[in-house]
Context: one part of a larger RNA
RNA sequence: GAGUGAACGCUGGCGGCGUGCCUAACACAUGCAAGUCGAACGCGAAAGUCCUCUUCGGAGGACGAGUAGAGGGGCAGACGGGUGAGUAGUGCAUAGGUAAUCUACCCUUGAGUGGGGGAUAACUCACCGAAAAGUGGGCUAAUCCCGCAUAAUGUGGUGAUGCAUAAGUAUUAUCAACAAAGGGGGGGCUCCUUCGGGACCUUUCGCUUAGGGAUGAGCCUAUGUCCUAUUAGCUAGUUGGCGGGGUAGCGGCCCACCAAGGCAAUGAUGGGUAGCCGAGCUGAGAGGCUGACCGGCCACACUGGAACUGAAACACGGUCCAGACUCCUACGGGAGGCAGCAGUGGGGAAUUUUGCGCAAUGGGCGAAAGCCUGACGCAGCGACGCCGCGUGAGGGAUGAAGGUCUUCGUGAUCGUAAACCUCUGUCAGGAAGGAUUAAGUGUGUACGUGCCAAUACCACGUAUGCUUGACUUAACUUCCAGAGGAAGCUCCGGCUAACUACGUGCCAGCAGCCGCGGUAAUACGUAGGGAGCUAGCGUUACUC
Numbered sequence: 001g002a003g004u005g006a007a008c009g010c011u012g013g014c015g016g017c018g019u020g021c022c023u024a025a026c027a028c029a030u031g032c033a034a035g036u037c038g039a040a041c042g043c044g045a046a047a048g049u050c051c052u053c054u055u056c057g058g059a060g061g062a063c064g065a066g067u068a069g070a071g072g073g074g075c076a077g078a079c080g081g082g083u084g085a086g087u088a089g090u091g092c093a094u095a096g097g098u099a100a101u102c103u104a105c106c107c108u109u110g111a112g113u114g115g116g117g118g119a120u121a122a123c124u125c126a127c128c129g130a131a132a133a134g135u136g137g138g139c140u141a142a143u144c145c146c147g148c149a150u151a152a153u154g155u156g157g158u159g160a161u162g163c164a165u166a167a168g169u170a171u172u173a174u175c176a177a178c179a180a181a182g183g184g185g186g187g188g189c190u191c192c193u194u195c196g197g198g199a200c201c202u203u204u205c206g207c208u209u210a211g212g213g214a215u216g217a218g219c220c221u222a223u224g225u226c227c228u229a230u231u232a233g234c235u236a237g238u239u240g241g242c243g244g245g246g247u248a249g250c251g252g253c254c255c256a257c258c259a260a261g262g263c264a265a266u267g268a269u270g271g272g273u274a275g276c277c278g279a280g281c282u283g284a285g286a287g288g289c290u291g292a293c294c295g296g297c298c299a300c301a302c303u304g305g306a307a308c309u310g311a312a313a314c315a316c317g318g319u320c321c322a323g324a325c326u327c328c329u330a331c332g333g334g335a336g337g338c339a340g341c342a343g344u345g346g347g348g349a350a351u352u353u354u355g356c357g358c359a360a361u362g363g364g365c366g367a368a369a370g371c372c373u374g375a376c377g378c379a380g381c382g383a384c385g386c387c388g389c390g391u392g393a394g395g396g397a398u399g400a401a402g403g404u405c406u407u408c409g410u411g412a413u414c415g416u417a418a419a420c421c422u423c424u425g426u427c428a429g430g431a432a433g434g435a436u437u438a439a440g441u442g443u444g445u446a447c448g449u450g451c452c453a454a455u456a457c458c459a460c461g462u463a464u465g466c467u468u469g470a471c472u473u474a475a476c477u478u479c480c481a482g483a484g485g486a487a488g489c490u491c492c493g494g495c496u497a498a499c500u501a502c503g504u505g506c507c508a509g510c511a512g513c514c515g516c517g518g519u520a521a522u523a524c525g526u527a528g529g530g531a532g533c534u535a536g537c538g539u540u541a542c543u544c
Stems, first nucleotide, its partner, number of pairs: 001544004006540005013389006019382002021347001026345003030342003035075003041071001043069001048063006082300003091225008101217002106213008114148001116146003123138005155176009182205006190199003226272003233263003238260004243255003275297004279290004302323005325336004353379001355378003361375001362373004392423004402414004427485001429480005442466009488533005493514003499528005509516002
């Protein structure tokens, strides 16, 4: 000199964009943060309205409504969001490999979707419990569960041929095992009908199986990746082989047997510290330091352990076990996990609102409308940082008053500074107007095209009407008034820009270094003046 997620002191007008627990991975009150689908399924209220009957108390029925709701089923809860504890290599970065692998949803290309059976929740009955919950009997549905049929370019076995050093791989022949689920819309000739509808046709969304793609992931190899030798030896599933088990898959990953190996001063093993990177800061560079925000990867979710479901987890807001802690209890037993967003206590030099909205972007579910979304978009707080703007402009010498200095003068200086005159109107304030962010989506009408037996339905396109804004009392524009509401901080001995007076008298004090202060201190304190930066200025800490 530059820098910071800064803090502290004094001061503080406005706006834009960023940014904000670096400490206790300490403990957490309260609310919210992951749901959705009735177009897979069985059940099913109520308010209210209407109708009928009536002994005027009411009873029955329809709409409400396949709505609320709980259930069973599907998909999503493995994303998104947080944190950095652990981890020095099961991590990360770079470059490769996988002939050793998987991949839900999505795109694309084929083939199929036949015919049966079963259970169970909700519900109901009984029991039990303070509660959380639980036990037993009974009923029922499905895109729930299970057989059967069918089946190849897929899977497995066997044979042949080609390629390959080999492990293998490609083609072909043959044998074997393995699938499925229905829902919505529309329709007319025919058929059936319990008159609701069904068969049938068509369309759409699904379902099963197979190939390819895309995406995501697993695994392997090489190189690099902090300090310490006042850590020198470490290792028995240890190193390798054979055979098996297991896995999506290779492998001591696991197991039986066999061999005795493997690593290490090019630092094994141990100890300490630490998430890694893109990058950030600094520097002429080489390098050094750092890893906040944003992006990629990893790890973790009260602590430790485990598996289940699933395409994917050994799963932050799932399950089980153990532990510590907190809470409820009828003392028998139960409930909980903010390193999600806010917020509280505590710790600390120190770090924000228990805000608004799904309008946009993105995500989940759904055919869609839509619902959910503390992701996100916004607003709030903090000069924490960067950037921009303002606190006025021009004129004005009785060089006013006053302060300070003084050689005491009709002196010097603050100083064109003020007063005064003429203007301007940014920002803040008041009033009025007022976009953009909105693209769509849905729906109505009309037309066209495709599909189709069809002028239904459905899909697509075009035109047109209606419909969506949290921010928003905003941006921006115009008008109103009037210099009015808006300047401080540090320093002035040298380094280093800026000097005098008084007070003090090695005292009180200053200080980054050198050093000042013991009676004329430009170095302490105050004043006047000056220098520097400026909504900031200084100090401290840390890095280069």